Large-subunit ribosomal RNA, domain IV from a Peptoniphilaceae bacterium, 351 nucleotides, folded computationally.
Context: one part of a larger RNA
RNA sequence: CCUUUGUUAAGGAACUCGGCAAAAUGACCCCGUAACUUCGGGAGAAGGGGUGCCACAGAGGGUAUAGGCAAAUCGCCGAAAGCCCUUCGUGGCCGCAGAGACCAGGCCCAAGCGACUGUUUACCAAAAACACAAGUAUCUGCUAAAUCGAAAGAUGAUGUAUAGGUGCUGACACCUGCCCGGUGCUGGAAGGUUAAGGGGAAGGCUUAGCUUAUGCGAAGGCUCGAACUUAAGCCCCAGUAAACGGCGGCCGUAACUAUAACGGUCCUAAGGUAGCGAAAUUCCUUGUCGGGUAAGUUCCGACCCGCACGAAAGGUGUAACGAUUUGGGCACUGUCUCAACAAAGGAUCCG
Numbered sequence: 001c002c003u004u005u006g007u008u009a010a011g012g013a014a015c016u017c018g019g020c021a022a023a024a025u026g027a028c029c030c031c032g033u034a035a036c037u038u039c040g041g042g043a044g045a046a047g048g049g050g051u052g053c054c055a056c057a058g059a060g061g062g063u064a065u066a067g068g069c070a071a072a073u074c075g076c077c078g079a080a081a082g083c084c085c086u087u088c089g090u091g092g093c094c095g096c097a098g099a100g101a102c103c104a105g106g107c108c109c110a111a112g113c114g115a116c117u118g119u120u121u122a123c124c125a126a127a128a129a130c131a132c133a134a135g136u137a138u139c140u141g142c143u144a145a146a147u148c149g150a151a152a153g154a155u156g157a158u159g160u161a162u163a164g165g166u167g168c169u170g171a172c173a174c175c176u177g178c179c180c181g182g183u184g185c186u187g188g189a190a191g192g193u194u195a196a197g198g199g200g201a202a203g204g205c206u207u208a209g210c211u212u213a214u215g216c217g218a219a220g221g222c223u224c225g226a227a228c229u230u231a232a233g234c235c236c237c238a239g240u241a242a243a244c245g246g247c248g249g250c251c252g253u254a255a256c257u258a259u260a261a262c263g264g265u266c267c268u269a270a271g272g273u274a275g276c277g278a279a280a281u282u283c284c285u286u287g288u289c290g291g292g293u294a295a296g297u298u299c300c301g302a303c304c305c306g307c308a309c310g311a312a313a314g315g316u317g318u319a320a321c322g323a324u325u326u327g328g329g330c331a332c333u334g335u336c337u338c339a340a341c342a343a344a345g346g347a348u349c350c351g
Base pairs, nucleotide, nucleotide: 001346002345003344004343005342006341007340008339010337011336014335019332027051028050029049030048031047036041038171052093053092054091055090056089058088059086060085061084062083063082067077068076069075094098106330107329108328109327110326111325112324113322114321118130119129134169135168136167137166138165139164140163146155147154148153172317173316174315175314177247178246179245182244183243184240185239186238187237188236191235192234193233197228202223203222205221206220209216210215248266249265250264251263252262275309276306287303288302289301290300291299
């Protein structure tokens, strides 16, 4: 010097990103126990008191009988006296200390998130992430839908719509607004478009034939592909947002000022409803006011000017729960002011 451990005057979080670490609490019995609440909880809430050993038997209990009640029987009550028991009680004894060591909850207040028990990144993340019961939409009538597989076949399921698949939300309570113009899905079928089919007309090439020559040229073959016929799809017409998604701007106006219930105008498919709001969302921002502190960029309660909340990518609440996150308090302490000493084991040095 390092590791592990012990003790510490006075103070007691002044340490620090943060009480990290340590200290403290701790067992059993008795008393007592708030807000809130889904009436189960919260709760071991909190906060107090007791605890060894010896003796006694006041009180209480037990035992037994006399006696009484009831009765076919079982049974029930139960005194005096005696005996037994000690979580009550009384008296005494010892120590600094009686749950004497070991073992052995710290607690409270407020807020965020997630209802909960559970699951997860084997080896840096245990969480607010995943799951969940529950809600909802949609597909599927059984050779089901869906999935794996060129196929056979298998799963679904030896199940059958109170079933199975898929998507989203995520206990519970109160709720879940407006928009179908775009995209998707479902339904519709009048018209337009449109594949295969169909082959008109035409154009080369070839040669039977015709032609004095130049040339013409059937059939067959090649190219080209009009009319006609038309399926689904698309265009089109509707529906559908717990489908993907979206949910405005400018100007003016009230008898102080300010503000604008009100009016005008443009645009849109419709212009954000309830609730919440500087929020796990707020840039400006340490917004402003209040609370807590001597002093508070955090925290709590409000305000609303929401850069850029908002209703199942759910909105707002919520008891209980959490090795969750944030702020505060009590207790406690070498975290600190500020360090000291000691022990054990190392390292190093000397022998």

Model confidence (mean pLDDT): 85 of 100. The organism belongs to Peptoniphilaceae, within Bacteria.